[in-house]
RNA sequence: GCAGAGUAAAAGCCUGUGCGUCAAGUGCCGGCCCGACGGGGAGUUGCGGGCCGGACGAAAAGGGAAAAAUGCCCUUGCGGUACAGGCUUUGCAUCCCGCUGC
Numbered sequence: 001g002c003a004g005a006g007u008a009a010a011a012g013c014c015u016g017u018g019c020g021u022c023a024a025g026u027g028c029c030g031g032c033c034c035g036a037c038g039g040g041g042a043g044u045u046g047c048g049g050g051c052c053g054g055a056c057g058a059a060a061a062g063g064g065a066a067a068a069a070u071g072c073c074c075u076u077g078c079g080g081u082a083c084a085g086g087c088u089u090u091g092c093a094u095c096c097c098g099c100u101g102c
Stems, first nucleotide, its partner, number of pairs: 001102004009090010019079003028054008039097004060076005
């Protein structure tokens, strides 16, 4: 000098357990704050989270107990739903050093 490896993590699918179906949650926009980002250092206009504000606004039927109910129980659905596990794919923004091979 040339080539290469490895992480955190992310996405999709499957399974399980919940939550919602009384409009939560997810997704969108703005502000403030915080965090993570191959072995080491730096680190964005990229990524994630928290709080506040704003716009929009989807998802149910059946059965049972009961005097009755929007409450309770059961079944099967539904939701750009939460968490956990499994599988697959992707995987340092970038810079410097290091590692492996030539």
Predicted 3D model of a 102-nucleotide RNA (THF (Tetrahydrofolate) riboswitch aptamer) from a mouse gut metagenome.
The RNAcentral record of the sequence draws on MGnify.